[in-house]
Context: one part of a larger RNA
RNA sequence: UGACGGGGGCCCGCACAAGCGGUGGAGUAUGUGGUUUAAUUCGAUGCAACGCGAAGAACCUUACCUAGGUUUGACAUCCGGAGAAUCCCUGCGAAAGCAGGGGGUGCCCGCAAGGGAGCUCCGAGACAGGUGCUGCAUGGCUGUCGUCAGCUCGUGUCGUGAGAUGUUGGGUUAAGUCCCGCAACGAGCGCAACCCCUAUGCACAGUUGCCAGCAGGCGAAGCUGGGCACUCUGUGCAGACUGCCCGGGUCAACCGGGAGGAAGGUGGGGAUGACGUCAAGUCAUCAUGGCCCUUACACCUAGGGCUACACACGUACUACAAUGGCGCAUACAGAGGGCGGCGAAGCCGCGAGGCCAAGCGAAUCCCAAAAACUGCGUCCCAGUCCGGAUAGGAGUCUGCAACUCGACUCCUUGAAGUUGGAAUCGCUAGUAAUUCCGGAUCAGCAUGCCGGGGUGAAUGCGUUCCCGGGCCUUGUACA
Numbered sequence: 001u002g003a004c005g006g007g008g009g010c011c012c013g014c015a016c017a018a019g020c021g022g023u024g025g026a027g028u029a030u031g032u033g034g035u036u037u038a039a040u041u042c043g044a045u046g047c048a049a050c051g052c053g054a055a056g057a058a059c060c061u062u063a064c065c066u067a068g069g070u071u072u073g074a075c076a077u078c079c080g081g082a083g084a085a086u087c088c089c090u091g092c093g094a095a096a097g098c099a100g101g102g103g104g105u106g107c108c109c110g111c112a113a114g115g116g117a118g119c120u121c122c123g124a125g126a127c128a129g130g131u132g133c134u135g136c137a138u139g140g141c142u143g144u145c146g147u148c149a150g151c152u153c154g155u156g157u158c159g160u161g162a163g164a165u166g167u168u169g170g171g172u173u174a175a176g177u178c179c180c181g182c183a184a185c186g187a188g189c190g191c192a193a194c195c196c197c198u199a200u201g202c203a204c205a206g207u208u209g210c211c212a213g214c215a216g217g218c219g220a221a222g223c224u225g226g227g228c229a230c231u232c233u234g235u236g237c238a239g240a241c242u243g244c245c246c247g248g249g250u251c252a253a254c255c256g257g258g259a260g261g262a263a264g265g266u267g268g269g270g271a272u273g274a275c276g277u278c279a280a281g282u283c284a285u286c287a288u289g290g291c292c293c294u295u296a297c298a299c300c301u302a303g304g305g306c307u308a309c310a311c312a313c314g315u316a317c318u319a320c321a322a323u324g325g326c327g328c329a330u331a332c333a334g335a336g337g338g339c340g341g342c343g344a345a346g347c348c349g350c351g352a353g354g355c356c357a358a359g360c361g362a363a364u365c366c367c368a369a370a371a372a373c374u375g376c377g378u379c380c381c382a383g384u385c386c387g388g389a390u391a392g393g394a395g396u397c398u399g400c401a402a403c404u405c406g407a408c409u410c411c412u413u414g415a416a417g418u419u420g421g422a423a424u425c426g427c428u429a430g431u432a433a434u435u436c437c438g439g440a441u442c443a444g445c446a447u448g449c450c451g452g453g454g455u456g457a458a459u460g461c462g463u464u465c466c467c468g469g470g471c472c473u474u475g476u477a478c479a
Stems, first nucleotide, its partner, number of pairs: 001479002003476003007473007015463002019427005026318008034309002042053002064304007073127001077126002079123005087102006107116003129293002132291003138287002140282003143278001145276001150189006156165003169180003195270004200238007209228002214225003241264001244258005320420001324379006336367003341360002346355003386417001391412007433455007
C1' cells in the first nucleotide's frame, strides 16, 4: 500500500421487510447429470453451465457409429499429355462409384498448320486436407463484479524509502454530482450531456383518414365525385432550464412545498459498460504459434445415432376448477411478414385441408380471427360437463422419403392431479399478474427465443437481521 475480520461509523441495491404471483408436489415439453449403447459427436459446470452454442438433428445439417469405397484427393496454385465443354443410353451396385457404347462442336489469334483462354480426363510431385491436441502459447469476441462510482496522471509539496498528498474533511447528489474548506494546483478515463424511441403542440406535406360541409349512391360498404378540417403518417421546429414564487440551508451546493404546464426536478424506456478481477468462456464461428495424422486423425456414400431410460436436477407449459368449464351471440389493438411468396371470395370436407382462383412486390391486396372482455343460457362442488396425459382407429399436409424420428385433424379412450415438505425465485407502475398477436430460423416442425399491443393491481413502517456493493477508520503473525 492492499486484502481480510462472526471490528467500528456513514450510505446504497426487490438485499431484507411490506405485498402480489410463482418454483419445489402432478402430467408433459426441453436442457443437463448419470446409466446404457456399435455410436448415443463436441463444447458450456456456483453466482456468471443446465429452453446454453442450436434463430429449426427424418436425409442433409453431422463433427459420432457400422458398412461399402477413394488416395494429388470434395477444395486452391503450379507442370506435362490428351480431349473442348456438354448431352444421352446400357450393365453391376444401397449409393458413392466402376465398366461399356453413342451423338458432338463453339470462343480468341491465324490463309493454313498450329497456338491460346475456359472446362473435363490421365500422369508426376510440390502440396491440399484435419470440427485432431493445447483457450494454461494467442488475436478477436463474450460473460461477470456492475451503470457499481470509481481508476489514474502531470507538476508541486511531504517522507531515507515503499509511498502519501491531490481523491481526506463539512455539507449535498443517482453519481469523485456539485458547493465550501484544505499544500496542493490542474488534467485524463469513467458519471452526466450530446444519439434513438416515447409523452404535448405548431408548421409543411397529403391516392391512408373524413359524411366533418356538399352531391351521387346504397346491395355489406369512403363506395364514387369532391375536400385536407380532423385522425393518422412523415420531416422540421418549439417545449423542461430548479427558469418563476415561498420556506429551510452558510448569502453556497442543494432540499421541501407551490404555480404554470402535455410533461417536471436525470419525465419514462433504450443504446452506451472506466482501470481492472476471475490463467472466467470460446483453437467447434473465424484467425493463429507450437505439437500431431498424411492409403489416414483426410475424403465420398448408404444406413444408423445425436430422439436410448431404473433414476437425479434445472428451466418452462398445462392443470388441479365456479373470479371457472361449455354453447350461442357480440366489441375494441399494436407491431410485423409476403412473388419458387401472402393467398381473398366461392364450392367440397365435421375438421386438419382440398378445388378453382381475384388481388397484391403492398399505408392500396393478403396473412387476419385478436383473445381475455361483454350479454344470454347451462353445469351445482362431483375426480365432475374440472383436467387433459396415455392408448386404439381413421385421416390431412410438407417432403425423394415421416419405421426408427415430423406437425396437425376427427372419433373413441380418458391417467396423475383436490394448491404442493424442507427450501427457493421474480416484481416498486402501465410494473407484477393475466390475455391474445406477429417475427426470425424454416420444405415441414415452437410450451423455446425476440418483439407487439389489450385488461391491469397490491405493498413499501423501516434498515435490526440475510446477500452484494461504495467511502472513512481500526486490528493483523496474510501478500
A computed fold for a 479-nucleotide part of an RNA from Desulfovibrio sp., annotated as small-subunit ribosomal RNA, 3' major domain. Its mean pLDDT, the model's own confidence on a scale to 100, is 86. Rfam family: Bacterial small subunit ribosomal RNA. The organism belongs to Desulfovibrio, within Bacteria.